[in-house]
RNA sequence: UUUGCGAAAGGCAAACCAGAAGGAAUUCUGGGGCGCAAAGCCACGGAUCCGACACUCUCGCGAGAGAGAAGGAUGGCCGGGCUGCCAGAC
Repeated sequence: UUUGCGAAAGGCAAACCAGAAGGAAUUCUGGGGCGCAAAGCCACGGAUCCGACACUCUCGCGAGAGAGAAGGAUGGCCGGGCUGCCAGAC
């Protein structure tokens, strides 16, 4: 520098269950283990999801409903950036 079939030192932890936070998506802790060579970190681009209160628009006599959007979530959806263990090859 490059590769990740297998092995090994270790690591992470899906669904599900229990508890907690939140309006929600979802997150955190414990159990669990489907998988993962970056399933380590960063919401920068795309994607998906949520979107209570407040805001804008539409509908409605009204209670209210719908849409948009601020904002939020997912790094175990894809791309990009940063860093790194083990093993092999050069």
Molecule: c-di-GMP-I-GGC riboswitch aptamer
Organism: Candidatus Fermentibacterota bacterium